[in-house]
Notes:
The prediction has a mean pLDDT of 80. The RNA shown here (SAM riboswitch aptamer (S box leader)) has 119 nucleotides and comes from a marine sediment metagenome. The RNAcentral record of the sequence draws on MGnify.
Formats: sequence, C1' cells, structure tokens
RNA sequence: CUCAUCAAGACCGGCUGAGGGACUGGCCCUUUGACGCCGGGGCAACCUCUGGAGCACGAGCACGCUUCAGGUACGGUGCUAAUUCCAGCGGGGACCAGACCCGGUCGCCGGAAGAUGAG
Repeated sequence: CUCAUCAAGACCGGCUGAGGGACUGGCCCUUUGACGCCGGGGCAACCUCUGGAGCACGAGCACGCUUCAGGUACGGUGCUAAUUCCAGCGGGGACCAGACCCGGUCGCCGGAAGAUGAG
C1' cells in the first nucleotide's frame, strides 16, 4: 500500500501500584486494585488443515490462484468491560419547538480514523 472483517463470543491466579478505555469531546472502568508483565483457562475461525468445483500451465498429475463446504481445531496469529463504548465528516428520515432567525431528540446510510488477519 491492497483486500476482508469489526451488533456475536470468551476469566481466574500471582507480581506491581495509578492510571486506563488510540486521538478530541462525552460517557465509563479503576485502591472492592486500573494499565502492564507472568502462569493457566477460554472464545473465535483470518491463515493453516481436509474435501468438492473452476481457472491457469502445450497436455495429465502435483504445486499455484479463485470459490464452496467441513472439523471445535494439531499448528501461526488474534481476542477475552461497555457495538470499534458513543460521537467527530457528509447525506436522507421521524418527532419536538418555532411568525422568522437560531435550534433540540431519536434513528438510518455512506465516509474518515482505528483494530485484527492475509498478501
């Protein structure tokens, strides 16, 4: 940089001792011990693995690529408060308020940013 996913799921013990939830705002968690580290457990199914189909290679097989399915699943990652905690940018919708102006609440779609995996 590209692609995919992000509404589900899954906690105990030890050490330490004041912060943490990426950023900003909000709102939360936290001395009934945060964050972090270590040990053990668990969740999930991205890769891996197994099977089918297709493509490609002069042809067949294998390898490779694409796609569909499978196992709770040996291995590589990941995750294990709150939807990625919510919103930040843009566009519709419903309702409220209102002479106008200035607004408020809720929800939807897309984007940005971020996280994880694969390349």